[in-house]
């Protein structure tokens, strides 16, 4: 000095001017709310406020059972909770800092098109590799031809696919093949080490595709529905008319409570005008948080709507801090 | 603000358990006609985007992006 990995932040600053919300204090007008006006006075978007995709808080219904359903998946912790975060194991990329993926496939069922002998049955064999006839022809016989053909062994090459039934080598064999044998690669068992995933080392029988973001099997949590939840106060119309044995029971069954038509519930008609709490040391529905000018190299994605914790998505640009690689100098 | 549903040629729609994306109306070229229309023949044109899972995606999953729909009270 190049190239890169990893985390944090900042998300215009100063000055002047003008201006909204929302509180406090004043004043004014008022029966009383509700309001007007003033202020050298306090205080007002975001890292995502945004998708609404997970967790919870809050309300309100239900809360007795069991069935469906949903979600999560290597191992541990942290957490109010989580599908998050932190650490760790395997695997895979990368010389490297790092980064990506993540449970089960002998429970069981299902799939695996075309291609190709065969796609999960140790079933099958186009090309091949090995054994290897006879009838019949022809010959006096040998023999020769039928024929390397039927027939039969075998999966080493070949050739189809994403994937072909553990790899390599070496003996064996007619040719082959865990047939045998040495490493590997898995699998099962037993020790050891680690809370565990797992990892090491032996010993065995010689071997078991892939798909579970298919069904499923296991393990762990999950009642529903959302601030137009849900509560108080009010205007107007018509306390009008029907319908069921069914309503509570917002996925079904049981069981339980309410009932005999008052309430609930549904259908049809009518009426309507909203105010306040919920709701927040920002906070509505008139929905505020802005604009303007100057200097500075440069201003991106975007604006709250019950509140909170993560995740994901947009986002110009700057700043710090750790690390690795590669050239040079010291 | 919350809740719920759907995206396939220019439109309107199909696609079985994941296995060649088809129809049809339009569209452009040809015959036919003296010319236009019918009409007969031939043809382009698309799974909203992006990643992933799988040999193999319209179909599964996960994210963006669009577009439809519903809702209070009072008696």
């Nucleotide at each position: 000095c190049g190239a890169g990995g990893g985390g944090a932040g900042c998300g215009g600053a100063c000055a002047g001017g003008c201006g909204c919300g929302g509180g406090c204090a004043g004043u004014c007008a008022c029966a009383c709310g509700a309001g007007g006006c003033u202020g050298a006075c306090c205080u007002g978007a975001g890292g995502a406020a945004a998708g609404u995709c997970c967790g919870g808080a809050c309300u309100c219904c239900g809360u007795g059972g069991g069935a469906a359903g949903g979600a999560u998946g290597c191992u541990g912790g942290c957490u109010a909770a989580c599908g998050g975060c932190c650490a760790g194991g395997u695997g895979g990329c990368g010389u490297g800092a790092g980064c990506c993926a993540u449970g089960g496939a002998u429970a069981g069922g299902g799939c695996c098109a075309u291609a190709g002998a065969a796609a999960c049955g140790g079933a099958a064999a186009c090309c091949g590799c090995c054994u290897g006839a006879a009838a019949g022809g022809u010959g006096u016989a040998a023999g020769c031809u039928g024929a390397g053909u039927a027939a039969g062994g075998c999966a080493a090459g070949g050739g189809u696919g994403g994937a072909a039934a553990g790899g390599u080598g070496a003996g064996g064999u007619a040719a082959g093949a865990g047939c045998u044998c040495a490493c590997c690669a898995g699998c099962a068992g037993u020790g050891c080490a680690g809370c565990a995933a797992u990892g090491c080392a032996c010993u065995g029988g010689c071997u078991u595709g892939g798909c579970a973001a298919c069904c499923c099997a296991c393990a762990u949590c999950c009642g529903g529905a959302g601030c137009a939840a849900g509560g108080u106060c009010a205007a107007a119309c018509a306390g009008g008319g029907g319908g069921u044995u069914g309503g509570g029971u917002g996925u079904c069954c049981c069981g339980c409570c309410c009932u005999u038509a008052c309430u609930c519930c549904c259908c049809c008609g009518g009426g309507u005008a909203g105010a306040c709490c919920g709701c927040a040391u920002a906070g509505a529905c008139a929905g505020a948080u802005g604009c303007c000018u100057g200097u500075c190299g440069a201003a991106a994605c975007a604006g709250a709507a019950u509140c909170c914790g993560g995740c994901u998505u947009a986002c110009g640009g700057c700043u710090c801090c750790c690390c690795u690689c590669g050239a040079a100098u010291u | 603000u919350g809740g719920g549903g759907c995206g396939u040629c220019g439109u309107c729609u199909a696609a079985u358990u994941g296995g060649c994306a088809g129809g049809a109306c339009c569209c452009u070229g040809g015959a036919c006609u003296u010319u236009g229309g019918c009409u007969c023949c031939a043809g382009u044109u698309g799974u909203g985007u992006a990643g992933g899972u799988u040999c193999g995606a319209g179909u599964c999953c996960u994210a963006c992006c669009g577009c439809c729909c519903c809702a209070g009270c009072c008696a």
This is a predicted complex of two RNAs, RNase P RNA and transfer RNA, with 405 nucleotides together. It holds a member of the Rfam family "Bacterial RNase P class A". It is annotated as a ribozyme. The prediction has a mean pLDDT of 77.